Description:
This is a predicted structure of a 79-nucleotide RNA (c-di-GMP-I-GGC riboswitch aptamer) from an uncultured Solirubrobacteraceae bacterium. Its Rfam family is "c-di-GMP-I-GGC riboswitch aptamer". Its family is annotated with cyclic-di-GMP binding in the Gene Ontology. The sequence was found by an Rfam model in a public genome assembly. Of the family's consensus pairs, 90% are formed in the model.
RNA sequence: UCCGAGAAAGGCACCCCCGCCGCGAGACGGGUUCGCAAAGCCACGGGACUCCGUAGACGAGUCGGCCGGGCUACCGAAG
Numbered sequence: 001u002c003c004g005a006g007a008a009a010g011g012c013a014c015c016c017c018c019g020c021c022g023c024g025a026g027a028c029g030g031g032u033u034c035g036c037a038a039a040g041c042c043a044c045g046g047g048a049c050u051c052c053g054u055a056g057a058c059g060a061g062u063c064g065g066c067c068g069g070g071c072u073a074c075c076g077a078a079g
Base pairs, nucleotide, nucleotide: 002079003076004075011036012035016031017030018029019028021026034065040071041070042069044068045067046066047063048062049061050060051059
């Protein structure tokens, strides 16, 4: 360095519930704990989703716990 123990310590927090913001996708706070070795950060490529108002091409947005990519990082057996 790769790697990731039925290892230790610590971390994050799906669904659901409550509050609150948003037209919405969804965000935030609290509870809870399905899971996660990058479930840390970055909308860079793809994908999904939303848009008051016909549509969602354009545009404007949402999702990083959908897949890639980039950057950074705790601990430590076996190999």